[in-house]
A computed fold for a 72-nucleotide RNA from a Candidatus Nanoarchaeia archaeon, annotated as transfer RNA. The RNAcentral record of the sequence draws on ENA and MGnify. The coordinates come from a structure-prediction model, not an experiment, and the mean pLDDT is 85. It matches the Rfam family "tRNA".
RNA sequence: GCCCCUGUAGCAUAGUGGUAGUGCGUUCGCCUCGUAAGCGAAAGAUCGUGGGUUCAAAUCCCAUCAGGGGCU
Numbered sequence: 001g002c003c004c005c006u007g008u009a010g011c012a013u014a015g016u017g018g019u020a021g022u023g024c025g026u027u028c029g030c031c032u033c034g035u036a037a038g039c040g041a042a043a044g045a046u047c048g049u050g051g052g053u054u055c056a057a058a059u060c061c062c063a064u065c066a067g068g069g070g071c072u
Stems, first nucleotide, its partner, number of pairs: 001071007010024004018055001026042005048064005
């Protein structure tokens, strides 16, 4: 220098054009003499960044940043 993969909540992960889900964690409640476990609920993600296409983009296109891998 060229090519490929990955980037979504505190952590992990799903979602391949139409309300962003799930597990763990956090908070509150129930239960208990109390704690843990169990049960119920809630909060939490401008989807790496900036543009474009579209009625509508995490998803498609372009650029760019970060991490990983391959080739020379």